[in-house]
A computed fold for a 91-nucleotide RNA from Thiohalomonas denitrificans, annotated as c-di-GMP-I riboswitch aptamer. Taxonomically the source falls in Thiohalomonas (Bacteria, Pseudomonadati, Gammaproteobacteria, Thiohalomonadales). The model forms 95% of the base pairs in the Rfam consensus.

RNA sequence: GCCUGAUAAAGGCAAACCUGACGAAAGUCAGGGGCGCAAAGCUACCGGUCUACGGGAUCUUUCGGGAUUCUAUGAUCGCGGAGUUGCCAGG
Numbered sequence: 001g002c003c004u005g006a007u008a009a010a011g012g013c014a015a016a017c018c019u020g021a022c023g024a025a026a027g028u029c030a031g032g033g034g035c036g037c038a039a040a041g042c043u044a045c046c047g048g049u050c051u052a053c054g055g056g057a058u059c060u061u062u063c064g065g066g067a068u069u070c071u072a073u074g075a076u077c078g079c080g081g082a083g084u085u086g087c088c089a090g091g
Stems, first nucleotide, its partner, number of pairs: 002091004012037002017032006035078001041084003045081003048076003054071007
């Protein structure tokens, strides 16, 4: 340096849920909490998925609005791929 992650050792992260805050929402942040994770470190680059404030279309309307649908510039790295960084052990 590369590959592997069975047994360790030192550790690390933190699901659901609860509380508070932000957000139109999805969701995020902080505290508690641990389901799990060898990258469950980082990056929205590719795909997937979620949401629809706003915008478009259709229908309806008591003309104030209402309903349906499409759409990401929003979100998800603990969905997959890719890039990049990294502890220990074995080969």